[in-house]
RNA sequence: GGGCCGGUAGUUCAGCCUGGCAUGAAUGCCUGGUUUGCAUCCAGGAGGCCGCGGGUUCAAAUCCCGCCCGGUCCA
Numbered sequence: 001g002g003g004c005c006g007g008u009a010g011u012u013c014a015g016c017c018u019g020g021c022a023u024g025a026a027u028g029c030c031u032g033g034u035u036u037g038c039a040u041c042c043a044g045g046a047g048g049c050c051g052c053g054g055g056u057u058c059a060a061a062u063c064c065c066g067c068c069c070g071g072u073c074c075a
C1' cells in the first nucleotide's frame, strides 16, 4: 500500500441483509427489600452524538461515498 471483518449503554454483544419511536440483551453500577454482616436472590432505577463527516429519502444505527480507529490476510 491492497483485500476482508469489526466500531451500538461502563464492559461484552444482538439489531444492519429487507430504512419506520433503541419497550434492545447480558453483565456491571445506583436505590430499596432479604441477611447480624457480606454474598446470593427479589423489586425498581440511571446510563446511548449507534466511530466522524457528507449524500439519498417524508424518514438513516440500517442504503451510498470519503475519512479515522482496531483485528486479520497478502505484498
Stems, first nucleotide, its partner, number of pairs: 001074007010027004020058001029045005051067005
Predicted 3D model of a 75-nucleotide RNA (transfer RNA) from a Candidatus Bathyarchaeota archaeon. Its Rfam family is "tRNA". From the family's description: Transfer RNA (tRNA) molecules are approximately 80 nucleotides in length. By type it is a transfer RNA. The coordinates come from a structure-prediction model, not an experiment, and the mean pLDDT is 83. Taxonomically the source falls in Candidatus Bathyarchaeota (Archaea, Thermoproteati). The sequence was found in a public genome assembly.